[in-house]
RNA sequence: GAAAAUCGCACAGGGAGCCCCAGGUGUGCACCUCGCGCGCGUGGCACUACGAGCGGCAGACGGGUGAGUAACGCGUGGGAACGUACCCUUUACUACGGAAUAGCUCCGGGAAACUGGAAUUAAUACCGUAUGAGCCCUUCGGGGGAAAGAUUUAUCGCCAUUGGAUGGGCCCGCGUUGGAUUAGCUAGUUGGUGAGGUAACAGCUCACCAAGGCGACGAUCCAUAGCUGGUCUGAGAGGAUGAUCAGCCACACUGGGACUGAGACACGGCCCAGACUCCUACGGGAGGCAGCAGUGGGGAAUAUUGCACAAUGGGCGCAAGCCUGAUGCAGCCAUGCCGCGUGAGUGAUGAAGGCCUUAGGGUUGUAAAGCUCUUUCACCGGUGAAGAUAAUGACGGUAACCGGAAAAGAAGCCCCGGCUAACUUCGUGCCAGCAGCCGCGGUAAUACGAAGGGGGCUAGCGUUGUUCGGAAUUACUGGGCGUAAAGCGCGCGUAGGCGGACUAUUAAGUCAGGGGUGAAAUCCCGGGGCUCAACCCCGGAACUGCCUUUGAUACUGAUAAACUAGAGUUCGGAAGAGGUAAGUGUAAUUCCCAGUGUAGAGGUGAAAUUCGUAGAUAUUGGGAAGAACACCAGUGGCGAAGGCGGCUUACUGGUCCGAAACUGACGCUGAGGUACGAAAGCGUGGGGAGCAAACAGGAUUAGAUACCCUGGUAGUCCACGCCGUAAACGAUGAAUGCUAUUUGUUGGGAUGUUUACCUUUCAGCGACGCAGCUAACGCAUUAAGCAUUCCGCCUGGGGAGUACGGUCGCAAGAUUAAAACUCAAAGGAAUUGACGGGGGCCCGCACAAGCGGUGGAGCAUCUGGUUUAAUUCGAAGCAACGCGCAGAACCUUACCAGCCCUUGACAUGGGUUGGGCUCCAGAGAUGGAACUCUUCAGUUCGGCUGGCUACCACACAGGUGCUGCAUGGCUGUCGUCAGCUCGUGUCGUGAGAUGUUGGGUUAAGUCCCGCAACGAGCGCAACCCUCGCCAUUAGUUGCCAGCAUUUGGUUGGGCACUCUAAGGGGACUGCCGGUGAUAAGCCGAGAGGAAGGUGGGGAUGACGUCAAGUCCUCAUGGCCCUUACGGGCUGGGCUACACACGUGCUACAAUGGUGGUGACAGUGGGCAGCGAGACCGCGAGGUCGAGCUAAUCUCCAAAAGCCAUCUCAGUUCGGAUUGCACUCUGCAACUCGAGUGCAUGAAGUUGGAAUCGCUAGUAAUCGCGGAUCAGCAUGCCGCGGUGAAUACGUUCCCGGGCCUUGUACACACCGCCCGUCACACCAUGGGAAAGGUUUAACCCGAAGAAGCUAACAAGGCGCCCAGGACAACAAGUCGUACCAGUGUACCAAGAG
Repeated sequence: GAAAAUCGCACAGGGAGCCCCAGGUGUGCACCUCGCGCGCGUGGCACUACGAGCGGCAGACGGGUGAGUAACGCGUGGGAACGUACCCUUUACUACGGAAUAGCUCCGGGAAACUGGAAUUAAUACCGUAUGAGCCCUUCGGGGGAAAGAUUUAUCGCCAUUGGAUGGGCCCGCGUUGGAUUAGCUAGUUGGUGAGGUAACAGCUCACCAAGGCGACGAUCCAUAGCUGGUCUGAGAGGAUGAUCAGCCACACUGGGACUGAGACACGGCCCAGACUCCUACGGGAGGCAGCAGUGGGGAAUAUUGCACAAUGGGCGCAAGCCUGAUGCAGCCAUGCCGCGUGAGUGAUGAAGGCCUUAGGGUUGUAAAGCUCUUUCACCGGUGAAGAUAAUGACGGUAACCGGAAAAGAAGCCCCGGCUAACUUCGUGCCAGCAGCCGCGGUAAUACGAAGGGGGCUAGCGUUGUUCGGAAUUACUGGGCGUAAAGCGCGCGUAGGCGGACUAUUAAGUCAGGGGUGAAAUCCCGGGGCUCAACCCCGGAACUGCCUUUGAUACUGAUAAACUAGAGUUCGGAAGAGGUAAGUGUAAUUCCCAGUGUAGAGGUGAAAUUCGUAGAUAUUGGGAAGAACACCAGUGGCGAAGGCGGCUUACUGGUCCGAAACUGACGCUGAGGUACGAAAGCGUGGGGAGCAAACAGGAUUAGAUACCCUGGUAGUCCACGCCGUAAACGAUGAAUGCUAUUUGUUGGGAUGUUUACCUUUCAGCGACGCAGCUAACGCAUUAAGCAUUCCGCCUGGGGAGUACGGUCGCAAGAUUAAAACUCAAAGGAAUUGACGGGGGCCCGCACAAGCGGUGGAGCAUCUGGUUUAAUUCGAAGCAACGCGCAGAACCUUACCAGCCCUUGACAUGGGUUGGGCUCCAGAGAUGGAACUCUUCAGUUCGGCUGGCUACCACACAGGUGCUGCAUGGCUGUCGUCAGCUCGUGUCGUGAGAUGUUGGGUUAAGUCCCGCAACGAGCGCAACCCUCGCCAUUAGUUGCCAGCAUUUGGUUGGGCACUCUAAGGGGACUGCCGGUGAUAAGCCGAGAGGAAGGUGGGGAUGACGUCAAGUCCUCAUGGCCCUUACGGGCUGGGCUACACACGUGCUACAAUGGUGGUGACAGUGGGCAGCGAGACCGCGAGGUCGAGCUAAUCUCCAAAAGCCAUCUCAGUUCGGAUUGCACUCUGCAACUCGAGUGCAUGAAGUUGGAAUCGCUAGUAAUCGCGGAUCAGCAUGCCGCGGUGAAUACGUUCCCGGGCCUUGUACACACCGCCCGUCACACCAUGGGAAAGGUUUAACCCGAAGAAGCUAACAAGGCGCCCAGGACAACAAGUCGUACCAGUGUACCAAGAG
């Protein structure tokens, strides 16, 4: 507009907002406001709104960052010569004029950014004139200089001016990191005068003048760094630090500069230079996130391109209002702090499962399940704030409240060896791994990995990094320096520090009171608000500081006067290797000359080099030279230290004593500085006897660039000049005062008297020792004690007293003096052991003295080695090797080959059950066949029970398989050595000591004495066995004196003797003498006695050592095998054989062989045995066989002895080896037994180096027996016969005991440990890269100059090295330097 009963309900066109979708883009925002200063433009006009411009205010605030800065930058407290817009306050004014210009319009340039010309116009924009109370300047006469209006009545402005407030500029005192391997810096530099300049003072700038100014109280230079309130830590003092919050400063892409303005030399303004990025039409332009978000990069690592101006503030405006990534909120992150939850009660069959187990059980564990409850947080629904005084709420439908449902959605991390709370199993086996420190892991890992269990913390836990603490380990509080790191080598002395007694003044230090300041926040205390807390708010205290003022005056300081006790001067004495110079003496050494004299000398562990017949050494005389000074001589003297030693003289320093007088604090110490400073070394010139680096030769030695020897040059000596170091040591700085004694000695003095001493006093040099100190050792009036003052030095070991740099030096080098890297120690003192080519004492067949062997030969046996199918295994110096083995043909046997078995050869448990004989195959184990008999015990009379045998299945058996370094038991060894310990006490900080050492003595730690020890235990000894003597008892199988009897003690008889075997006696240093200490004891060729000093022998083996030996005697943990690593059988092997060692036997001969003869033992053994006797055999032996179960019988003969012979030889020695023939045992003698006979007849003629046993009935020698065993002994264990020598003694070898000493050893000398070299690696220095960076001065963009290059001349350097440290591994090479007397005592400095 149209439509419509009405209603914008439906419908047509247009505009705006919001939402969604699609496309594009990489940045977006913090950049304002005023129309009530002005003229324009746009929306038709007006109201009004908007826009560009002129104009005003703001933009110097707010926000960010810490690059620079060691500074008036900051902190704190003061000061005077200045500004301060807006705000408050005082007083006065606001009058009259003028010329422009942007915008707009027109014409242009340019890609753009932007910009030129012409015309026109306004103002609170700009300019002039007037006035001027106050204001400014002034030579005090005077001079200068202002404004703007808007709006219609309220006001807001403008100009000048007074005072204030706020906020700034400037100056000053004090404080503010490290380095001296930075010691000198400064010319506008310091000051003055005069100008200029600034808001303001000022060298701020300029001219002139003067020569100042800063510096060991650290200037200059280099490095590092924003400062503070505070924060973290700490009892504090301190140390470290400067995130968040707050104050100040500085900066804004890098560097420089000004403009505007009240204020800037301006983060989001301008100009220039530079680097970088972007646009471009190539001519030119644009930019600055250390604003908020965000992106990229870097990094171990740090958030959203959010909402809102609602609150608190800020800017503009009269105001409404606009702007504000300031701010308020939200998002992300366990980043921190705080609070809360993940459930509560009950619940024993102590479930299941897991883990452990002694197999019973324990533990997880009331934990779970189950039952009964609750709902914080989270979830769902509802109501819904305060923050806002009228309006306005981003947060936010948030906080809070109400209702609902369901135990429902909600637990991890680290640790469990000690520190450090928390333990077992399995796996692994110095591997894998752990580790903060110590350290763990190599077959039983609480330490690695896993599991179970446990401990701690908990929405966290653990690790890493950093800071403080512990750390008195930088010591102000609050350390040290003899030996642990640390006293300058020693004086003099400057600055500095410290300083005796009295009086007065002052008031700087000091003390007290007042005032100002010490921002707020933080910390602390008391309250209050969010449910509590964290957090926030209020009040107080505190901020230990600085300034100022008023007092006090003891002490310190300052000033003045005055004192004598410190210090010094004078006088008189004294001692002295104090120093310098000159002179002089003597012994010795060497050399030269001469004499005597002859063959050696010299040197050494022993030698040689060397000297000597050309006359040495030796000796005598004479001479020369240089150096050094015997005796005296002394922990004696002097000196600051280094150091100083014949005598005399000259010059000279210091010290001590005594006495009075004088000066009047003149003192002490001493950074820098400076003088002196052993030896060696250097320079120049002398000198040079002896000694003697280097060097040469001889030895030694594996080597010997050493030790030893012969020579020998520098040097040692003198003069002058350097050097400036030593274990320059008392490892002890100087000075002063105080603090028990005793004693020796040096130099003085005093008193007393007998003239030689006593007492005493100063100054030295020593010894012991109290208090005290010290880690201890030790020191102790000569302090390492108690105090004070000053100086020097130290802060784990190595690297290193080194590198670089500086200074000094002729050089050598000295001095000052780091770091990288690396280790977990290095070190001191003392203790106990062990060890010593340390010491003392003592013992032992340890040596010596003797006797006999081994090592040489043959054989036996064991071992190594080699071999082998196997030669089973073990033992390894003494302390393995005739050992396990007291006896390998089979067996043994564990080994090898072959053949077999698999619940097994053996044990226990379950079920079912028969046994015997014969034959065959086989090597056997075993397999097969036939025959025969019906059963062992018990019995409840039931094949019922048990047994035997066999079979089946499973648990299991079995292992001489490994580990003796997982073990028990047993054993060896030191060693039958005399030791090893404990309780109490005492000493010591302690480890520990004492006892237990010492003096004697013993076989003995045996005993005695002494002693801070007193006692005790295990060891020693004794008790036990045996031999030796004597009684007693007993008398067969033993014995026989006397009596009988016999071939015989055979028998009778006897038990005296021998003997046997039971129980006793005996010997104790008991007696005597000597000695000793009156003891213990020792000595006696004393007594007595069978025996005499433990009578002989045996058994008996302390604490411990050797990871000694044994898993193959046995037992046993763990591991391993299970038709085999178990079991059975046959054969082989353990018996091999170029070789080597050990232990033995037999010999080499005459002390013997052979032959003959014939006497005397003792221990033992014997029935599957010993076997007489007789016969046979040469013999081994065989046949028959008495006796004996043993003082009865038997083995059983003893042998060395005696007699004869052989006559020194490979033999009449020696018997190996070999041949033949036999015997015995045994199932079986081949590999592989023993014996016999005959024959054979090897080596060997007494054994090198070396080495063993034995001290009396022993060695040596002679035979005998036994165990094992069928057989086999030269071995082993026993027995008796004959029967010696020697021991001076403890020097030496070996082993052991006690005491002492040294030690760098403690796995303990088979210890420890050093250096070169070789390989690899690490860091440093040197060298190189015309390296890099910073700073100062200068130069450059043209030419030139300077320079560069080449040539020439002269000089220098010079072709690479140095010194180190560490790690890994069991282990590289060569030596042996150090620790003991380390085998040459070690070390410091210096030279070669």

A computed fold for a 1392-nucleotide RNA from an uncultured prokaryote, annotated as small-subunit ribosomal RNA. The RNAcentral record of the sequence draws on ENA. Its mean pLDDT, the model's own confidence on a scale to 100, is 81. It matches the Rfam family "Bacterial small subunit ribosomal RNA". Rfam links the family to the GO terms ribosome and structural constituent of ribosome.